[in-house]
Description
A computed fold for a 74-nucleotide RNA from Candidatus Aquitaenariimonas noxiae, annotated as transfer RNA. The coordinates come from a structure-prediction model, not an experiment, and the mean pLDDT is 81. Its Rfam family is "tRNA". Its family is annotated with triplet codon-amino acid adaptor activity in the Gene Ontology. About the family: Transfer RNA (tRNA) molecules are approximately 80 nucleotides in length. NCBI's taxonomy places the organism under Bacteria, Pseudomonadati, Candidatus Omnitrophota, Candidatus Aquitaenariimonas. The sequence was found in a public genome assembly.

RNA sequence: GCGCCCGUAGCUCAAUUGGAUAGAGUAACUGGCUACGAACCAGUAGGUUGGCCGUUCGAUCCGGCCCGGGCGCG
Numbered sequence: 001g002c003g004c005c006c007g008u009a010g011c012u013c014a015a016u017u018g019g020a021u022a023g024a025g026u027a028a029c030u031g032g033c034u035a036c037g038a039a040c041c042a043g044u045a046g047g048u049u050g051g052c053c054g055u056u057c058g059a060u061c062c063g064g065c066c067c068g069g070g071c072g073c074g
């Protein structure tokens, strides 16, 4: 330099060939339980879906460029 893959909550990951409120586990917080904790049970909060632009009535999903990471080739 070229090709391919990936980037979604603090962390690990979903999201049926574009469709309506973007979810789960874990962590955090609150409450319950307990003599107090852990575990367990219930709940709450947490997201510019890497960034910008475009296509579309509508984009996590499609296209372009850029950024970051991984693999391969030269």
Stems, first nucleotide, its partner, number of pairs: 001073007010026004019057001028044005050066005